[in-house]
RNA sequence: GGAGCAGGGCAGAUGAUCGCCGGUCGCGCCCGUGCGUGAUUGGAGGAAAGUCCGGGCUCCACAGGGCAGGGUGCUGGGUAACUCCCAGUCGCGGUGACGCGGAGGAAAGCGCAACAGAAAGCAGACCGCCUCGCCCGCUUGCGGGCGGGGUAAGGGUGAAACGGUGAGGUAAGAGCUCACCGGUCCCGGUGGCGACAUCGGGAGCCAGGCAAACCCCACCCGGAGCAAGACCAAAUAGGAGAGCGUUUGAGGGCUGCCCGUCCGAGGCUCUCGGGUUGGUCGCUAGAUCCGGCCGGUAACGGCCGGACCAGAGGAAUGAUCAUGCCCCUCGCGCCUUUCGGGGCGCGCGGGGAACAGAACCCGGCUUAUGACCUGCUCCGGAU
RNA sequence: GCGCCUGUAGCUCAGGUGGAUAGAGCAACGGACUUCUAAUCCGUGGGUCGGGGGUUCGAAUCCUCCCAGGCGCACCA
Numbered sequence: 001g002g003a004g005c006a007g008g009g010c011a012g013a014u015g016a017u018c019g020c021c022g023g024u025c026g027c028g029c030c031c032g033u034g035c036g037u038g039a040u041u042g043g044a045g046g047a048a049a050g051u052c053c054g055g056g057c058u059c060c061a062c063a064g065g066g067c068a069g070g071g072u073g074c075u076g077g078g079u080a081a082c083u084c085c086c087a088g089u090c091g092c093g094g095u096g097a098c099g100c101g102g103a104g105g106a107a108a109g110c111g112c113a114a115c116a117g118a119a120a121g122c123a124g125a126c127c128g129c130c131u132c133g134c135c136c137g138c139u140u141g142c143g144g145g146c147g148g149g150g151u152a153a154g155g156g157u158g159a160a161a162c163g164g165u166g167a168g169g170u171a172a173g174a175g176c177u178c179a180c181c182g183g184u185c186c187c188g189g190u191g192g193c194g195a196c197a198u199c200g201g202g203a204g205c206c207a208g209g210c211a212a213a214c215c216c217c218a219c220c221c222g223g224a225g226c227a228a229g230a231c232c233a234a235a236u237a238g239g240a241g242a243g244c245g246u247u248u249g250a251g252g253g254c255u256g257c258c259c260g261u262c263c264g265a266g267g268c269u270c271u272c273g274g275g276u277u278g279g280u281c282g283c284u285a286g287a288u289c290c291g292g293c294c295g296g297u298a299a300c301g302g303c304c305g306g307a308c309c310a311g312a313g314g315a316a317u318g319a320u321c322a323u324g325c326c327c328c329u330c331g332c333g334c335c336u337u338u339c340g341g342g343g344c345g346c347g348c349g350g351g352g353a354a355c356a357g358a359a360c361c362c363g364g365c366u367u368a369u370g371a372c373c374u375g376c377u378c379c380g381g382a383u
Numbered sequence: 384g385c386g387c388c389u390g391u392a393g394c395u396c397a398g399g400u401g402g403a404u405a406g407a408g409c410a411a412c413g414g415a416c417u418u419c420u421a422a423u424c425c426g427u428g429g430g431u432c433g434g435g436g437g438u439u440c441g442a443a444u445c446c447u448c449c450c451a452g453g454c455g456c457a458c459c460a
Base pairs, nucleotide, nucleotide: 001379002378003377004376005375006374007373008372010370013323014322015321016320017319018318020043021042022041023040024039025038026037027036028035029034045355049366050365052364053363054362055361056360057225058224059223060222064259065258066257067256069221070220071219072218073217074088075087076086077085078084089103090101091100092099093098104216105215109214111210112209126155127154128151129150130149131148132147133146134145135144136143137142138141163181164180165179166178167177168176182206183205184203185202186201187200188199189198190197191196229281230280231279232278239272240271241270242269243268244267251263252262253261274459275458276457288307289306290305291304292303293302294301295300325352326351327350328349330347331346332345333344334343335342336341384456385455386454387453388452389451390450393409394408395407396406402440411427412426413425414424415423433449434448435447436446437445
């Protein structure tokens, strides 16, 4: 100098003026709701987003059992909870820093594998190799043809062909046998909470892939959502039709179904029609933020001290100017040089951009996105 | 705000429980017929299966993240 990996915080600062939304206080008008005006104070995000997960909260009877359905899936921990986070194990990728993993089960079941290939799942004989029978040829132990059998060592096909190397063995071959290596299973020792690692012994055991499609195993999950829900006020044709039902019980809780249980009556459901399209609460103080100490490798937890930080409606947080700071282009000066360049200072000009806007509230994930800082790795060059 | 659905050729749809060179109708283009046109007959082209990533030997199909479009949901009686 180039290429890359990991982590971290930030999202421009200060001042002035003019606005916008909310709270508090004062004054004026007004019976009052309220209106006007002044002061003061607060006013978006790291993702407020996608709505993909999980929880709080509210209502449904504080929700029982079974089937169905959905989700998760190495181990240990964290948490209110999670499909999230942390630490590890194993596997894969990368020269490396490091990254990724939806990582249980295919020697339970039902299945799938196009094309190619002889054969694709308790496999298989196309070529090749070996052998037997018959026939033919001649150089008389070889070649050719037909047919039967053996063989998975070799060729070729495929994403995938039933361990690898060597020796023995054989007509030729083959874990057929043996040695070593790899894998699997069983037994035992050691380390670890555990996943697992490692060591020793045994068994020729060699068992393919797909579960992100069905399935099996283990564990988890009730339904809806602030348009939840509570209260007040206003208005109407307290309308019409259809279905079911009034103790042999409709319907609802209870979501798809069943059982069980509770509520339950001029009632419930659906369709059409009618009215209001107002106010208050829920509503923001909370698994909250900041600092310190302690425990823990960490995620996180505990204690102490301090702070109050939008809450309005289809929805406010903006604009202008000045100063300073940062970055970039260009020019000048000084210093340095390995003559490529680098550093510092000054000046003109330009820019401060991007993604994006709270709508009940949190914890995550994912996606979008600007510039910067720190540490580390690899390569090249110079000393 | 909350809940749900859809995306395959220019248009309307099949295929979706993995194994096609992704089909059908209409439309388009060329030819035949006709004096010409329509209709009819014959033929041809046209697809990032909304986009990216993953699982698998193999993805339109399975999983996941985005993108675009559409639908429903107020209260009273």
The prediction has a mean pLDDT of 76. Predicted 3D model of RNase P RNA and transfer RNA as a complex of 460 nucleotides. Rfam match: Bacterial RNase P class A. Rfam describes the family as follows. Ribonuclease P (RNase P) is a ubiquitous endoribonuclease, found in archaea, bacteria and eukarya as well as chloroplasts and mitochondria. The family's RNA type in Rfam is ribozyme.